[in-house]
């Protein structure tokens, strides 16, 4: 310096252009003497900014930001 991948609750992993959802963490309750464990039930998320569109996590493009691979 060039190619290419990725960027999503605190983690991790999903999601055919039409309510963003699972796991596992967290509060609350029950269940214990008490803690776990289990059940209930509750809060949290689409890297930023601009185009397509009726409507974008999704599709285009720049920017940051990681990872790879070439020099």
């Nucleotide at each position: 310096g060039g190619g290419c991948c990725c960027g999503u609750c605190g983690u991790u992993c999903a999601a055919u252009g039409g309510u963003a959802g699972g796991a596992u963490a967290c509060g609350u309750c029950a269940c214990u003497u008490g803690c776990a464990c289990u059940g209930a039930u509750g809060a949290g998320a689409c890297a930023c900014g601009a185009g397509u569109u009726c409507g974008a996590u999704u599709c285009u493009c720049g920017u940051c930001g990681g990872g790879u691979c070439c020099a």
This is a predicted structure of a 71-nucleotide RNA (transfer RNA) from a Nanobdellota archaeon.
Its mean pLDDT, the model's own confidence on a scale to 100, is 82.